A computed fold for a 479-nucleotide part of an RNA from an uncultured bacterium, annotated as small-subunit ribosomal RNA, 3' major domain.
It matches the Rfam family "Bacterial small subunit ribosomal RNA".
RNAcentral holds the full RNA, with entries from ENA, Greengenes and SILVA.
Context: one part of a larger RNA
RNA sequence: UGACGGGGGCCCGCACAAGCGGUGGAGCAUGUGGUUUAAUUCGACGCAACGCGAAGAACCUUACCGGGGUUUGAACUGUCGUUGCCGCCACGCGAGAGCGUGGGUUCCUUUCGGGGACAGUGACAGAGGUGCUGCAUGGCUGUCGUCAGCUCGUGUCGUGAGAUGUUGGGUUAAGUCCCGCAACGAGCGCAACCCUUGUCGGUAGUUGCCAACAGGUGAAGCUGGGCACCCUACCGAGACUGUCGGCGAAAAGCCGGAGGAAGGUGGGGAUGACGUCAAGUCCUCAUGGCCUUUAUGCCCCGGGCGACACACGUGCUACAAUGGGCGGUACAAAGGGGAGCGAGCGGGUGACUGCAAGCGAAUCCCAAAAAGCCGCUCACAGUUCAGAUCGCAGUCUGCAACUCGACUGCGUGAAGGUGGAAUCGCUAGUAAUCGCGGAUCAGCAUGCCGCGGUGAAUACGUUCCCGGCGCCUUGUACA
Numbered sequence: 001u002g003a004c005g006g007g008g009g010c011c012c013g014c015a016c017a018a019g020c021g022g023u024g025g026a027g028c029a030u031g032u033g034g035u036u037u038a039a040u041u042c043g044a045c046g047c048a049a050c051g052c053g054a055a056g057a058a059c060c061u062u063a064c065c066g067g068g069g070u071u072u073g074a075a076c077u078g079u080c081g082u083u084g085c086c087g088c089c090a091c092g093c094g095a096g097a098g099c100g101u102g103g104g105u106u107c108c109u110u111u112c113g114g115g116g117a118c119a120g121u122g123a124c125a126g127a128g129g130u131g132c133u134g135c136a137u138g139g140c141u142g143u144c145g146u147c148a149g150c151u152c153g154u155g156u157c158g159u160g161a162g163a164u165g166u167u168g169g170g171u172u173a174a175g176u177c178c179c180g181c182a183a184c185g186a187g188c189g190c191a192a193c194c195c196u197u198g199u200c201g202g203u204a205g206u207u208g209c210c211a212a213c214a215g216g217u218g219a220a221g222c223u224g225g226g227c228a229c230c231c232u233a234c235c236g237a238g239a240c241u242g243u244c245g246g247c248g249a250a251a252a253g254c255c256g257g258a259g260g261a262a263g264g265u266g267g268g269g270a271u272g273a274c275g276u277c278a279a280g281u282c283c284u285c286a287u288g289g290c291c292u293u294u295a296u297g298c299c300c301c302g303g304g305c306g307a308c309a310c311a312c313g314u315g316c317u318a319c320a321a322u323g324g325g326c327g328g329u330a331c332a333a334a335g336g337g338g339a340g341c342g343a344g345c346g347g348g349u350g351a352c353u354g355c356a357a358g359c360g361a362a363u364c365c366c367a368a369a370a371a372g373c374c375g376c377u378c379a380c381a382g383u384u385c386a387g388a389u390c391g392c393a394g395u396c397u398g399c400a401a402c403u404c405g406a407c408u409g410c411g412u413g414a415a416g417g418u419g420g421a422a423u424c425g426c427u428a429g430u431a432a433u434c435g436c437g438g439a440u441c442a443g444c445a446u447g448c449c450g451c452g453g454u455g456a457a458u459a460c461g462u463u464c465c466c467g468g469c470g471c472c473u474u475g476u477a478c479a
Base pairs, nucleotide, nucleotide: 001479002478003476004475005474007473008472009471010470011468012467013466015462016461019426020425021424022423023422026317027316028315029314030313031312032311033310034308035307042053043052064303065302066301067300068299069298070297077125078124079123080122081121082120083119084118088103089102090101091100092099093098107116108115109114128292129291131290132289133288137286138285139281140280141279142277144275149188150187151186152185153184154183155164156163157162168179169178170177194269195268196267197266199237200236201235202234203233204232205231208227209226213224214223215222240263243257244256245255246254247253319419323378324377325376326375327374328373329372335366336365337364340359341358344355345354346353347352385416390411391410392409393408394407395406396405432454433453434452435451436450437449438448
């Protein structure tokens, strides 16, 4: 100087407390361990692995297994020899990969010998490897942690390691600012600058509006017409402790008030200092070394990644009456659409299907939002709760749904009556609850990423648990 302490002091965080909803019990989905297997490919392992890489495993993907093939190779660069094709069509064998036969047909150049392009074939140099090492690496990422810290120059002090600055008194979300001080300055961080949301104005009107006029309908901005409003998207205004009172050290700032759409960083996001964990990734990519080259490469078919006595994580659906069923009836936002979204009409109980308008989209479509509201019904029951499981019949995608897709109809109706020890999230438009969209994608979502609707309770406080161990201080036989 650090590190550590079941030492001390100060402080912070949904850390506890206060409160609301869960998980742990059930069924199912999904990931993992284990076991099994020809294979159940690999990686990830406290927080920070386990709905994670995987934003889509029927084939493909695919890295695994079995079998069938192949060896200059599926892709790439170059050299030499040889053939003339390649592509296309037909046939045979084959599970396919592929192998074989047949048909027809080149281009540029030429001194007609040849040369070149491209392809086949032979030889060679080399290719290839999701093979190993993330303890050889780059890059990228997680984490402490959006925590308030980490350092430097010069000066000063100390023999030196080093200290000082950065400590102290206040204050802040903050090493934020003020005051003091052998320090004076500076850098990376903090904050601000960026995006979004909340108010107003300007500009602009093929969205919006009967607001005012006219036409018009079963209804409708549907039409003329018009940019007032709404909105859209660009520019600007606005918030700065600016103002008043109190407290404070004449400071920084704190408390209360006024005005205001908004206050004291308004809400949210992007942004992650020096570093830590030999953290993660050689299976994104790149790359040293090692290994392999008739195979650890490559092609194909089939299987597996989907197994199932078990165990754990993350979720979904429930156990019902603040509910279930049926009928009627409102109100979103953000997105997506051409090998696409598909109105409407017809068929079907339905999944869906036939015909088909419009729309590359503020114009058309996906589209119905759902919870809600208004009625009727059920009366506490394993039920008109719950929907697992299984049977039958179908729909759709796709070459193909047996292993192994989603969905529909009828039937079947299991466990489950609020869940032990334990444990998680959340402080406001949050939790809880309700639906909608998107990426991936032929098809497949309870996952993920977004969007809006309805909309709480509680926080006395910092004694305690956990984390930061952030700052100061103390002990130490540790470095």